[in-house]
RNA sequence: GGAGGCGAGUGAGGAUCGCGGCGGGCUUCGACCCGUCGAGGAAAGUCCGAGCUCCGCAGGGCAGGGUGCCGGCUAACGGCCGGGCGUCGCGAGGCGACGGAAAGUGCAACAGAGAGCAAACCGCCGAUGGCCCUCUCGGGGGCACAGGCAAGGGUGAAACGGUGCGGUAAGAGCGCACCGCGCUCCUGGUGACAGGAGUGGCACGGUAAACCCCACCCGGAGCAAGGCCAAGCAGGGACGAGGAGUUGCCCGCUCCGCUACCAGUCCCGGGUAGGCUGCAUGAGGCCGACGGUAACGGCGGUCCCAGAGAAAUGAUCCUCUCCGUCGCGAGACGGAACAGAACUCGGCUUAUUCGCCUCCCACG
Numbered sequence: 001g002g003a004g005g006c007g008a009g010u011g012a013g014g015a016u017c018g019c020g021g022c023g024g025g026c027u028u029c030g031a032c033c034c035g036u037c038g039a040g041g042a043a044a045g046u047c048c049g050a051g052c053u054c055c056g057c058a059g060g061g062c063a064g065g066g067u068g069c070c071g072g073c074u075a076a077c078g079g080c081c082g083g084g085c086g087u088c089g090c091g092a093g094g095c096g097a098c099g100g101a102a103a104g105u106g107c108a109a110c111a112g113a114g115a116g117c118a119a120a121c122c123g124c125c126g127a128u129g130g131c132c133c134u135c136u137c138g139g140g141g142g143c144a145c146a147g148g149c150a151a152g153g154g155u156g157a158a159a160c161g162g163u164g165c166g167g168u169a170a171g172a173g174c175g176c177a178c179c180g181c182g183c184u185c186c187u188g189g190u191g192a193c194a195g196g197a198g199u200g201g202c203a204c205g206g207u208a209a210a211c212c213c214c215a216c217c218c219g220g221a222g223c224a225a226g227g228c229c230a231a232g233c234a235g236g237g238a239c240g241a242g243g244a245g246u247u248g249c250c251c252g253c254u255c256c257g258c259u260a261c262c263a264g265u266c267c268c269g270g271g272u273a274g275g276c277u278g279c280a281u282g283a284g285g286c287c288g289a290c291g292g293u294a295a296c297g298g299c300g301g302u303c304c305c306a307g308a309g310a311a312a313u314g315a316u317c318c319u320c321u322c323c324g325u326c327g328c329g330a331g332a333c334g335g336a337a338c339a340g341a342a343c344u345c346g347g348c349u350u351a352u353u354c355g356c357c358u359c360c361c362a363c364g
Base pairs, nucleotide, nucleotide: 001360002359003358004357005356006355007354008353011320012319013318014317015316016315017314019038020037021036022035023034024033025032040338044349045348047347048346049345050344051343052222053221054220055219064218065217066216067215068214069083070082071081072080073079084098085096086095087094088093099213100212104211105210106207107206121153122152123149124148125147128146129145130143131142132141133140134139161179162178163177164176165175166174180202181200182199183198184197185196186195187194188193226277227276228275229274235268236267237266238265239264245261246260248258249257284303285302286301287300288299290297291296322335323334324333325332326331
């Protein structure tokens, strides 16, 4: 240098105060006393996946969202383990949204001649045709007009395979060898894939965290879910002493009678405040041996381990221990992060201090 793990902050012991839950004593309760338990590796972000609860739901499709190499693990996952391929590193190892670009559409700034049924700026050639010179009339030389080329230069992230030899006027998969690529077959592997043989001169540039295509997955809301009990007020019903008053029946008037209103009592359903529950025995922790490379699984033993209210989980002192500075030393001074449960689990991500352990690599 690389990979992984553990402990937890300040720790241990003691003393004195103090807080929350539960159980017990005493007690109507409370108070008091005793016992016991009392934050994290991330309790965080709420980013995934589940349990649980209520609502919805015949089946199929569309829309929308997510995932995306292969095999396995798991309750499930976008997680984990093992493997393949690519890439970076001398290496231990790190990283990777890693299906499809020969279905279609789109995009490519700047630079550049040209950016997608390619193109010709510099350049090379000028075999063929043209023009000029010469001429022993066979030819030779020149120009770079037509034209040929895409090797070299240049631009770019990217320029229609790469290197080499041959070939040619110059060139070019034009031909050949090797590499790459496509297709077919064989072998190994569960598979991703790997290796090999043959064949095709190459047709098919990039981009899908661009639309899109393919395969698979996905109902919604959340413990303020949900369940139970239930003051007061309002509503409905029954009873209703006393009879003053009011209304109505009767009615010319009055009395009596009946009826309705009124206190109060009881009942009813829904249900607010409030209380209880959900709520911690669970995909649970630890230990052992077994199967498996591993993730993980089943087996045996053992333990019960915070739970509310938004609020508790602390403070001081002494001794020892860790780190830093100073000091010969005794010692003195200072420091120790991020953070903090609230329905519960499995992950991921992010924040962060100090100490310890194991394995491995390179160089000397």

RNAcentral holds the sequence, with entries from ENA.
Predicted 3D model of a 364-nucleotide RNA (Bacterial RNase P class A) from a Gemmatimonadota bacterium.
Its mean pLDDT, the model's own confidence on a scale to 100, is 76.
A source record names the gene rnpB.
Rfam family: Bacterial RNase P class A. By type it is a ribozyme.